[in-house]
Context: one part of a larger RNA
RNA sequence: GAAUGAACGCUGGCGGCGUGCUUAACACAUGCAAGUCGAACGAGAAAGGGAUUGCUUGCAAUCCCGAGUAGAGUGGCGUACGGGUGAGUAACACGUGGAUAAUCUACCUUUGAAUCCGGGAUAACUAUUCGAAAGGGUAGCUAAUACCGAAUGAAGUCAAUUUUCCUUCGGGGUUUUUGAUGAAAGACAGCCUCUGCUUGCAAGCUGUUGUUUGAAGAUGAGUCCGCGCACCAUUAGUUUGUUGGUGGGGUAAAGGCCUACCAAGACUGCGAUGGUUAGCUGGUCUGAGAGGAUGAUCAGCCACACUGGAACUGGAACACGGUCCAGACUCCUACGGGAGGCAGCAGUGAGGAAUUUUGCGCAAUGGGGGAAACCCUGACGCAGCAACGCCGCGUGAGUGAAGAAGGCCCUUGGGUCGUAAGCUCUGUCGACAGGGAAGAAAUUGUUUCAUAUUAAUAGUAUGUUUCAUUGACGGUACCUGUAGAGGAAGCACCGGCUAACUCCGUGCCAGCAGCCGCGGUAAUACGGGGGGUGCAAGCGUUAUUC
Numbered sequence: 001g002a003a004u005g006a007a008c009g010c011u012g013g014c015g016g017c018g019u020g021c022u023u024a025a026c027a028c029a030u031g032c033a034a035g036u037c038g039a040a041c042g043a044g045a046a047a048g049g050g051a052u053u054g055c056u057u058g059c060a061a062u063c064c065c066g067a068g069u070a071g072a073g074u075g076g077c078g079u080a081c082g083g084g085u086g087a088g089u090a091a092c093a094c095g096u097g098g099a100u101a102a103u104c105u106a107c108c109u110u111u112g113a114a115u116c117c118g119g120g121a122u123a124a125c126u127a128u129u130c131g132a133a134a135g136g137g138u139a140g141c142u143a144a145u146a147c148c149g150a151a152u153g154a155a156g157u158c159a160a161u162u163u164u165c166c167u168u169c170g171g172g173g174u175u176u177u178u179g180a181u182g183a184a185a186g187a188c189a190g191c192c193u194c195u196g197c198u199u200g201c202a203a204g205c206u207g208u209u210g211u212u213u214g215a216a217g218a219u220g221a222g223u224c225c226g227c228g229c230a231c232c233a234u235u236a237g238u239u240u241g242u243u244g245g246u247g248g249g250g251u252a253a254a255g256g257c258c259u260a261c262c263a264a265g266a267c268u269g270c271g272a273u274g275g276u277u278a279g280c281u282g283g284u285c286u287g288a289g290a291g292g293a294u295g296a297u298c299a300g301c302c303a304c305a306c307u308g309g310a311a312c313u314g315g316a317a318c319a320c321g322g323u324c325c326a327g328a329c330u331c332c333u334a335c336g337g338g339a340g341g342c343a344g345c346a347g348u349g350a351g352g353a354a355u356u357u358u359g360c361g362c363a364a365u366g367g368g369g370g371a372a373a374c375c376c377u378g379a380c381g382c383a384g385c386a387a388c389g390c391c392g393c394g395u396g397a398g399u400g401a402a403g404a405a406g407g408c409c410c411u412u413g414g415g416u417c418g419u420a421a422g423c424u425c426u427g428u429c430g431a432c433a434g435g436g437a438a439g440a441a442a443u444u445g446u447u448u449c450a451u452a453u454u455a456a457u458a459g460u461a462u463g464u465u466u467c468a469u470u471g472a473c474g475g476u477a478c479c480u481g482u483a484g485a486g487g488a489a490g491c492a493c494c495g496g497c498u499a500a501c502u503c504c505g506u507g508c509c510a511g512c513a514g515c516c517g518c519g520g521u522a523a524u525a526c527g528g529g530g531g532g533u534g535c536a537a538g539c540g541u542u543a544u545u546c
C1' cells in the first nucleotide's frame, strides 16, 4: 500500500447492488418448512335452511337442500429432490485423466408385442371391550389400478448344443436347436357401423390414458485404477482376514466383502505405523510475476442430521422434519406407562468483541401430485433491520471590501479566520401534490380454420386464430408540478519517517508513543485555543493476510 463475513470509538443526508452466528455440531417455547390424486376404491357426516305429518304450540318423526361436500380410510406417485451445517474425515474424501468385456437406473423420449380367466381377504364402518393418555384387543360386513392362483407368451434369463467374429487371451458379441423358468388392471369420454336384446343401452365400436413385457436412448448412480493433495522422525518398525490360493456364500456388480481349508506372506527410510491439525475443489485476497495466505457469499463433490447401532420400504436411503434398539437430556402421567429432536425459515436463552423480521406472496422461475382446474412449496421472488461492503449523488452556484464585528497571533505597523456577511440565482436529493409502469407468457374457457383417427358431420388429439382471465413487490420505479438555500459534515493528524505551526497551561508530574523517542520552567511531540493538512458520509483504532 492492498484486503476483510470484521469488531470498537466519534460522527451520520439519500439511492442502487450485494452481504449479515467466523464463538456453543450448545439447549430450544411457538408458528410454518411435503404433500397430492374422487379420471384407482368402498363408504360418508354436521351446523344451518325449508317442507310435510302428529299435535300437548314447541317438541317429535320423515323428506329435500346443504352434499356425494367436509373430515377420515384403502391404493398410487412423491417424501432419496429442494433447504441446512462442516462435527467427523489425511481418505480413491476431493481434483484431474481413464476403466467397467465386473454393474444398476423409477419418472421421461423413440420403437415392437400383449392387456385373457378366476379367487380369497382386509381397512374404513358396525357392535363390544382394555387404557389416565399414547394407543390397542375381539366379533361381524365390504371395494379396488391392494393381494393371490391359473392361462397365453419370448424379444428375456439359466443349462446343454451349434456357427462365426472380436480380444486386454481372462473373456465378450453373433447364430441353430432342445429343455426349464416365467407377465398384466383397469379408468374416463363419446357413438350406434358391426354384435347382443326391441327404444336405447353395453358385454359392442372409437378415442384418450394407464398396466405388462422386450429393445434403444437420455439422465442419475455404484465400483476400480494412474497422478496430484498439511505438519511431526523429539513417531521406525507395522500387520493375523493380515498377503495370496482353492471350494462355497453374498451383491445390481469385480473383490478377504464373508466363510472353511491350504500356503506364509504383505507394507516400510521414495517415510510404513502412530500422533496433531483439517471438509476438498472451481475460486478469493495479495503480488510485476514466481509465489504466499485462504476456502464466507455463488457453483461442483463429499460427510452429517440429539449420541451410538441396525435394518425395513423402495429404481435409488441404511433415510434431517420415517421405523426399531440402547444412551444422555427435556416434557406429560391417574406412577401402570408415554412423548420429543430447528446443523429447514423466522424466533428464544446461553456463549461471545460480534451477526437481522416470530414480515408479504406463490405474480415470476423451479419442484411434487393431478387429464385438468387446481393444491402444496420459509426453494424462490420480494419487503423489513444493520454505513457491514462496493458504487453513485448531495450538503449549493455566481457576484461581492484591499476586507465589518468577534476570535487568535503580534516586532503594535499589522497579519489571519476570509471572497466571510450582504446581493442575485439554481432546484439535484429530501418534503408535498398529480399521473403511473415493464416484469404476463402460459394454463383454462370461448370463437375460426386445418390435419389425423373413425361407420361418423360424434368424440378425442395436434396445430392455427379471436376475445376474456392472472402482479406479492406497489400506487413502488419513473414522469410532471409547487414552495424554498431552506432539512443534510464529520473524523484523524500537524517532532522525523509524513502533507500540515503557533499561543497558553503543565513542569521527568499529568501524560504521549507504530519506530526513533518527547515531558526535569520559553514543549511545533503532553492538555486546551487559534490556524493548517489529509480523507470524507465517513474517519480513526484493533485484529488478521499478502
Base pairs, nucleotide, nucleotide: 001546002545003544004543006542007541008540009539010538013393014392015391016390017389018388019386020385021351026349027348028347030346031345032344035077036076037075040074041073048065049064050063051062052061053060054059055058084304085303086302094228095227096226097225098224099223100222103221104220108217109216110215111214112213113212114211115210117149118148119147125140126139127138128137129136130135156181157180158179159178160177164173165172166171186209187208188207189206190205191204195202196201197200230276231275232274237267238266239265242264243263244262245261246260247259248258249257279301280300281299282298283294284293285292286291306327307326308325309324310323329340330339331338332337357383359382360381361380365379366377367376368375369374396425397424398423399422406417407416408415409414429487431482432481433480434479435478439473444468445467449463450462451461452460453459490535491534492533493532494531495516496515497514501530502529503528504527505526511518512517

Predicted 3D model of a 546-nucleotide part of an RNA (small-subunit ribosomal RNA, 5' domain) from an uncultured prokaryote. Rfam family: Bacterial small subunit ribosomal RNA. RNAcentral holds the full RNA, with entries from ENA.